[in-house]
Molecule: transfer RNA
Organism: Candidatus Viridilinea mediisalina
RNA sequence: GGGCACAUAGCUCAGUUGGGAGAGCGCGACAAUCGCACUGUCGAGGUCCGGGGUUCGAAUCCCCGUGUGUCCA
Numbered sequence: 001g002g003g004c005a006c007a008u009a010g011c012u013c014a015g016u017u018g019g020g021a022g023a024g025c026g027c028g029a030c031a032a033u034c035g036c037a038c039u040g041u042c043g044a045g046g047u048c049c050g051g052g053g054u055u056c057g058a059a060u061c062c063c064c065g066u067g068u069g070u071c072c073a
Stems, first nucleotide, its partner, number of pairs: 001072007010025004019056001027043005049065005
C1' cells in the first nucleotide's frame, strides 16, 4: 500500500423485508431473610464510530473518512 470482516447500554453481543432500539451480566430500589448471598419484581442507563446521500421513513441501503482485527505484499 491492497483485500476481507467488524464498530449498537458500563461489559459480552442480538437486531436477515427499511417502520417497536433489545437480551444476558453488571448497577439502583423494593420483596423475601435476624443479616449477607441466592432468588423474584420494578427501574435507570444509548448522538446505534463520524460526515454526507437515497427514501414518507435508515442501526439496516449507497459514498467518503476514522479505529480495531485478519490476510497478502